[in-house]
RNA sequence: AUGAAGGCUAUUGGAGACAUCAAUUUUUGGUGACCGAAGGAGCAAGGAGUAUUUUUCUCGAGAUACUCUGAAACUUUCAGGUUAUGUACAAUAGCUGGACA
Numbered sequence: 001a002u003g004a005a006g007g008c009u010a011u012u013g014g015a016g017a018c019a020u021c022a023a024u025u026u027u028u029g030g031u032g033a034c035c036g037a038a039g040g041a042g043c044a045a046g047g048a049g050u051a052u053u054u055u056u057c058u059c060g061a062g063a064u065a066c067u068c069u070g071a072a073a074c075u076u077u078c079a080g081g082u083u084a085u086g087u088a089c090a091a092u093a094g095c096u097g098g099a100c101a
Base pairs, nucleotide, nucleotide: 006096007095008094009093010092011091012090013089018032019031020030021029022028023027033082034081035080039078040076041075042074046069047068048067049066050065051064052063053062054061055060
């Protein structure tokens, strides 16, 4: 299921942050500074497990330590960006997908 999540395309909206020097000059490189909304990385409460220990007739419960899991628009600034391009995200439309949200 009159089609969820996810993926792709198109249209619209869409923030932030710069100076300087050089050259083969409308671009490239260097120096220092800055931004966070491509991407990446990090983490809380909680959950699960293991070990030790306390209590208990037992089941169970509590404490401690360790491991795994665990979100973002938070953090980081690796990457990217500070003209343009790009850009998370939102809406609309289409395609895909086939059950979650």